[in-house]
RNA sequence: AGGCGAAUAGCUCAGUUGGUAGAGUCGCGGUCUCCAAAACCGUUGGUCGUGGGUUCGAGUCCUACUUCGCCUG
Numbered sequence: 001a002g003g004c005g006a007a008u009a010g011c012u013c014a015g016u017u018g019g020u021a022g023a024g025u026c027g028c029g030g031u032c033u034c035c036a037a038a039a040c041c042g043u044u045g046g047u048c049g050u051g052g053g054u055u056c057g058a059g060u061c062c063u064a065c066u067u068c069g070c071c072u073g
Stems, first nucleotide, its partner, number of pairs: 001072007010025004019056001027043005049065005
């Protein structure tokens, strides 16, 4: 330099054919317990990396860029 992939909750990751953004874990509250842990129940938390574009509607499609990883030379 060229090619490919990833970026979504504090963390690890889903998100189907474009149609109301989710799970686990963490945190918080509760049940249980003499107290705690474990288990179970509930709950908070999001500019979907950034800027544009397409569309009635974009996490999803197009485009440029940023960061990280892999490959070729």